[in-house]
RNA sequence: UCGUGCUAGACGGGGAGGUAGCGGUGCCCUGUAACCCGCAAUCCGCUACAGCGGGGUCGAAUUCCCAACCCGAGGCGGCCGUUUGUGAGGCUGGCUCGGCUAAGCGGCGAGGAACACUGGGUCCUGUGCAACGGGAACCUGUGAACCCCGUCAGGCCCGGGAGGGAGCAGCGGUAAGCAGGACAACCCGUGUGCCGCAGGGGUGCCUGGUAGGAGCUGGCUGGCUGGGUAUCGCUCGGAAGCGGUCCGUCGGAGGUGGGUGCACGA
Numbered sequence: 001u002c003g004u005g006c007u008a009g010a011c012g013g014g015g016a017g018g019u020a021g022c023g024g025u026g027c028c029c030u031g032u033a034a035c036c037c038g039c040a041a042u043c044c045g046c047u048a049c050a051g052c053g054g055g056g057u058c059g060a061a062u063u064c065c066c067a068a069c070c071c072g073a074g075g076c077g078g079c080c081g082u083u084u085g086u087g088a089g090g091c092u093g094g095c096u097c098g099g100c101u102a103a104g105c106g107g108c109g110a111g112g113a114a115c116a117c118u119g120g121g122u123c124c125u126g127u128g129c130a131a132c133g134g135g136a137a138c139c140u141g142u143g144a145a146c147c148c149c150g151u152c153a154g155g156c157c158c159g160g161g162a163g164g165g166a167g168c169a170g171c172g173g174u175a176a177g178c179a180g181g182a183c184a185a186c187c188c189g190u191g192u193g194c195c196g197c198a199g200g201g202g203u204g205c206c207u208g209g210u211a212g213g214a215g216c217u218g219g220c221u222g223g224c225u226g227g228g229u230a231u232c233g234c235u236c237g238g239a240a241g242c243g244g245u246c247c248g249u250c251g252g253a254g255g256u257g258g259g260u261g262c263a264c265g266a
Stems, first nucleotide, its partner, number of pairs: 001266006009058003012030004020047005035055005064259003068256003074250005079244006086237004091233001093232001094229008103221003106217003116210007123200006129193002131190005138181005148173004156165003
C1' cells in the first nucleotide's frame, strides 16, 4: 500500500416554546445518500455519558469526531421608522370666551367731541288733593212667646165694701241684630293718579343750560394679556400590524483546516 472480517460511531441538524434541566412528540427553518415499529401535551422518556424499548443498514471515511476559522438561511430579543386604533397632556398650533390698547378700516362729532359746572326727569320718604273700597254714624223698614217698656179687654189676687195690685193676649214702642238707602262731614285702607307741596339720594340711564373748542367710540383687523377646549394639529405613554442596509443572541446547510481504530493475509 492492497484485500478480508470486525469495533467505536453514524443513519439528520437547528430555532422558538415548554421544562429545575436534557431529549422527544406538536410548530417553524434548513437539508437529504440521510432506516422501520411502539410511546407521548395537565404529555412521554431520562438526569449532566440526560429520549426509552425492539428490529435493520452502513461502517474507519466525500458518510465518524473537533470549545478551530470563513460564510450564513432562519428564529428570538432590542432599537429605529411607519400605519391603525387607544389613554393622557392646554401646548407660542387651531377653535373659543373675556380684559386692556387704539396702529389700520368703520361709526359719531364745528348742525360742536372730551372735560368742567349746573337744572329737570327716572328713584326714595312724608304729606295734601282726587279716585276707589271698607267701617262707624245717619235715614227708612223690620225686629223679643216669657226672662224689655207703655197701655193693658177678659180672667186672676187682696178687701165686708169703697177700692187696690200683679199682669197674658192684643195694640203702640224699643235694644242687639238684619235688610235697604244716602253718601255732605268722620275714621281706615290702596298693585290707583300725564295731580300738588316739602325733603332726601344719586351719578346708572334720559334730557336741558353755561363754559369749552377736537376729540369720542370700540363693530372688524392688528398688538398685549388672562381663561376654556382633546374634533383637528402637536407632545408623551402603552398596544397591534408592516418595514429596516441597524445592534445583540442562538444558529441549519455549505466551504477551509485538523483528528480517529482492531485482527488476519498478501

A computed fold for a 266-nucleotide RNA from Firmicutes bacterium UBA3570, annotated as Bacterial large signal recognition particle RNA. Rfam family: Bacterial large signal recognition particle RNA. Rfam classes the family as a non-coding RNA gene. It was read from a public genome assembly, where an Rfam model found it. Model confidence (mean pLDDT): 78 of 100. The organism belongs to Bacillota, within Bacteria.